[in-house]
C1' cells in the first nucleotide's frame, strides 16, 4: 500500500437517531484544633477535524488526522 479496530471533560470509560453521562480527579460548604475519611453542591466536553443524509446525528455515509493491530 491493502484491511480492522480506536478518538467523548484533566484521566479511565459509557452512551447504537430525539436536551451529552457514571467514576476519579478539582473547587466550594458541612464535619474536624488540624489534615484525612464522611456528606451536599459546583465548575469542566463546538463528542478528533470537514462534508453529507436527516426535521433532528455522540451514533448513519464520505473524506482527512492521529493511536492500535493484521496482511503485504
Nucleotide at each position: 500500500g491493502g484491511c480492522u479496530c480506536u478518538u467523548u471533560g484533566g484521566c479511565a470509560c459509557a452512551g447504537u437517531g430525539g436536551u451529552a453521562g457514571c467514576g476519579c480527579g478539582g473547587c466550594a460548604g458541612a464535619c474536624u484544633u488540624c489534615g484525612g475519611u464522611u456528606c451536599u453542591g459546583c465548575a469542566g466536553g463546538u463528542c478528533g477535524c470537514g462534508g453529507g443524509u436527516u426535521c433532528g446525528a455522540u451514533c448513519c455515509c464520505c473524506g482527512u488526522a492521529g493511536g492500535a493491530g493484521u496482511c503485504u
This is a predicted structure of a 72-nucleotide RNA (transfer RNA) from Pseudozyma flocculosa PF-1.
The organism belongs to Pseudozyma flocculosa, within Eukaryota.
A source record names the gene tRNA-Arg-TCG-1-1.
Its Rfam family is "tRNA". It is annotated as a transfer RNA. Gene Ontology term of the family: triplet codon-amino acid adaptor activity.
The sequence is in RNAcentral, with records from GtRNAdb.
Model confidence (mean pLDDT): 82 of 100.